[in-house]
Molecule: c-di-AMP riboswitch aptamer (ydaO/yuaA leader)
Organism: bacterium
RNA sequence: UACAAUCAUGCGCCGAAUCCCACGAAGCGGGAGCGGGGAAACCAAUUAAUUGGGGUGAAGUUCCUUUCCGGAGCGCGGUGUCCUUUUCCACCGUAACCCGUCAGCUAACCUCGCAGGCGCGGCGUAAAAGGCGAA
Numbered sequence: 001u002a003c004a005a006u007c008a009u010g011c012g013c014c015g016a017a018u019c020c021c022a023c024g025a026a027g028c029g030g031g032a033g034c035g036g037g038g039a040a041a042c043c044a045a046u047u048a049a050u051u052g053g054g055g056u057g058a059a060g061u062u063c064c065u066u067u068c069c070g071g072a073g074c075g076c077g078g079u080g081u082c083c084u085u086u087u088c089c090a091c092c093g094u095a096a097c098c099c100g101u102c103a104g105c106u107a108a109c110c111u112c113g114c115a116g117g118c119g120c121g122g123c124g125u126a127a128a129a130g131g132c133g134a135a
Stems, first nucleotide, its partner, number of pairs: 010120005018032004033114006043104001052102001053099004060074005075094006082131006088124001
């Protein structure tokens, strides 16, 4: 001097996954807010019943290829630095898990979660509309 790793702080991203109070030896808590599931009438369905069915989530579907499970399209989703929406462009993702034979919608009501994982000195000198803030 360069690179890498770790820790702390700060800023930011995906996601519902944040904040406050109390207890505090341990265990057991409460509230707000955000998010999920079950559950009438009416409506829908009029069929299924192992070819099971269903849920969270963007994570579906069509084709090609195949020694290698890889490639492409459409659809859906995320990021691009004050915020929201739309358009263009660029770059990415298209997983995983759960219920357990059972659940359409659904007011009252009942019930559950608040995790985990990443990036950082460069941003798209983008456009339009609205907003916030500063001078």